Predicted 3D model of a 265-nucleotide RNA (Bacterial large signal recognition particle RNA) from a Bacillota bacterium. The gene name in the source record is ffs. The RNAcentral record of the sequence draws on ENA. Model confidence (mean pLDDT): 75 of 100.
[in-house]
RNA sequence: CUGUGAUAGGUGGGGAGUUAGCGGUGCCCUGUAUCUGCAAUCCGCUAUAGCAGAACCGAACGCUUUUCUCGGUGCCGUCUAUGGAAGGCUGCACGCGGUAAGGAAUGUUGAUCGCAAGGUCUUAUGCAACGUACCCCUGCGAACCGUGUCAGGGUAGGGAUACAGCAGCACUAAACAGACAGGUGCGUGUGCCAUAAGGUAGCUUUGCGGGAGUCACCUGCCGCGCUUCCGCUUCGGUAGACUGCAACAAAAAAAGCCCUCACAG
Numbered sequence: 001c002u003g004u005g006a007u008a009g010g011u012g013g014g015g016a017g018u019u020a021g022c023g024g025u026g027c028c029c030u031g032u033a034u035c036u037g038c039a040a041u042c043c044g045c046u047a048u049a050g051c052a053g054a055a056c057c058g059a060a061c062g063c064u065u066u067u068c069u070c071g072g073u074g075c076c077g078u079c080u081a082u083g084g085a086a087g088g089c090u091g092c093a094c095g096c097g098g099u100a101a102g103g104a105a106u107g108u109u110g111a112u113c114g115c116a117a118g119g120u121c122u123u124a125u126g127c128a129a130c131g132u133a134c135c136c137c138u139g140c141g142a143a144c145c146g147u148g149u150c151a152g153g154g155u156a157g158g159g160a161u162a163c164a165g166c167a168g169c170a171c172u173a174a175a176c177a178g179a180c181a182g183g184u185g186c187g188u189g190u191g192c193c194a195u196a197a198g199g200u201a202g203c204u205u206u207g208c209g210g211g212a213g214u215c216a217c218c219u220g221c222c223g224c225g226c227u228u229c230c231g232c233u234u235c236g237g238u239a240g241a242c243u244g245c246a247a248c249a250a251a252a253a254a255a256g257c258c259c260u261c262a263c264a265g
Stems, first nucleotide, its partner, number of pairs: 001265006009057003012030004020046005034054005062257006071248001073246003077242006084235004089231001091230001094225006101219003105214002113209008121198006127191002129188007137178003146171004154163003
């Protein structure tokens, strides 16, 4: 060095996540790499950190360093969106006060203003209206316990006569019913009513004076207050985009290293 047979080993790797940690199933990247079973309220294991079975390859694999960077992750910053908390904050909305630039309305058929009188207001009295009660009026109205008259009958008496008195008749009280003209009392959420007194200066009517503004409805402007629906400011949350940084890092490229045992020639 060659052949045969064994053995170690190999038949993908990485990121985030999960986990005390490792590997796997699941997700993503790389890109092609034997098959079967197990596994997310998960499976297997313990620093040699998937297990079990089968097949193939077999010192083939492989290891280290560098370059490059797919990819995901973390952090800072900027922007956007979204929801949370706080703050009346020169916004928005609302309220009040002021101003009078513009519009509207009103005004020489006389505004604002000033003066006088009346009304509206309060009290008292009267009148009227209405309601109610009583009186007055009408009718009816008592088996006995109302009145009058009391037939018959009764009682007293020798008699004349006297007395009580039912029914009937008449009248009437209470009660009941009606009438509503009149009278009296009381009341009234009544009144184009009258009289007297008072009060207010607001509204209104009339008259007089005087002679040009008045008003604040809309817009505008100023001030004060109020409101967390929107907007604004501050704080921290979530998601996305972009820039930068950091630790990993597949694939690819380059360099180096490792490369077992037995037998035979």